Overview
RNAcentral holds the full RNA, with entries from Rfam. A computed fold for a 271-nucleotide part of an RNA from Geodia barretti, annotated as large-subunit ribosomal RNA, domain VI. NCBI's taxonomy places the organism under Eukaryota, Metazoa, Porifera, Geodiidae, Geodia. Rfam family: Bacterial large subunit ribosomal RNA. Its mean pLDDT, the model's own confidence on a scale to 100, is 86.

[in-house]
Context: one part of a larger RNA
RNA sequence: CGCAGGAGAUUUGAGGAGAGCUUUCCCUAGUACGAGAGGACCGGGAAGGACGGACCUCUGGUGUACCGGUUGUUCCGCCAGGAGCACCGCCGGGUAGCCAUGUCUGGAUGCGAUAAGCGCUGAAAGCAUCUAAGCGCGAAGCCAACUCCAAGAUUAGAUCUCCCAUCCCGACUUAGGUCGGGAGUAAGGUCCCCGGUAGACUACCGGGUUGAUAGGCCGCAGGUGUAAGUCGGUAACGGGAUUCAGCUGAGCGGUACUAAUAGACCGAGGA
Numbered sequence: 001c002g003c004a005g006g007a008g009a010u011u012u013g014a015g016g017a018g019a020g021c022u023u024u025c026c027c028u029a030g031u032a033c034g035a036g037a038g039g040a041c042c043g044g045g046a047a048g049g050a051c052g053g054a055c056c057u058c059u060g061g062u063g064u065a066c067c068g069g070u071u072g073u074u075c076c077g078c079c080a081g082g083a084g085c086a087c088c089g090c091c092g093g094g095u096a097g098c099c100a101u102g103u104c105u106g107g108a109u110g111c112g113a114u115a116a117g118c119g120c121u122g123a124a125a126g127c128a129u130c131u132a133a134g135c136g137c138g139a140a141g142c143c144a145a146c147u148c149c150a151a152g153a154u155u156a157g158a159u160c161u162c163c164c165a166u167c168c169c170g171a172c173u174u175a176g177g178u179c180g181g182g183a184g185u186a187a188g189g190u191c192c193c194c195g196g197u198a199g200a201c202u203a204c205c206g207g208g209u210u211g212a213u214a215g216g217c218c219g220c221a222g223g224u225g226u227a228a229g230u231c232g233g234u235a236a237c238g239g240g241a242u243u244c245a246g247c248u249g250a251g252c253g254g255u256a257c258u259a260a261u262a263g264a265c266c267g268a269g270g271a
Stems, first nucleotide, its partner, number of pairs: 001152001005163007015149004021049007033038001051106005059100004066093005071086006109144002112142001117137004164270001166183007188266004192208005213259003216255005222248003229242003232237001
């Protein structure tokens, strides 16, 4: 821009894309078959492998604004307690998130049409012949089915709901109007702002005081592992008590304390 008014939702599916794998074991059955050795079709069931998708409850990884231990050095006047730097200084753990080695899950199915192949009926050619007319069966393949995208599918689809028929100017007029342009609006949308289940930007999604959208604060979960100070001990102290303490990023909930204020703009009149 189009989809012959303007919007907000919900959809149909022309068409396209993806997926499509396989092994072993058990039963049928030591049956059919076979002198024996061996050993099935058909059908049913159970475990896997690789590959794909989703997810984070579990097992683990990471987790540089979480907690603890510890070395050297500088500084906070000293002690104590801390801070900076040294690969996050090094080391032990670790929430959310993101991950796999973890968990769940997929390959189904079809009296659809077929290939090779196997047939029925059957002439040309009194026979024969699956083929010439006609009719069957028959694949991991095709089609449908499964998952995803999808009306720019210009053949531009469908359903539901909302908004209405304003005003001004010009041209034409058969005086009913018609056409063109513009203005302010409606439903609605955008800008702007607070954000994230989204994200390079954009887009998308949530919220904007009639508010829990983010931060703060409070509570809880989870993490770390028992803070500082004081008491004890001459001291060392990986010691004891206060103390399952103290601290705590992203998690869950509550609470208007802070910030989403105030506002602006766009947007139909129906060939």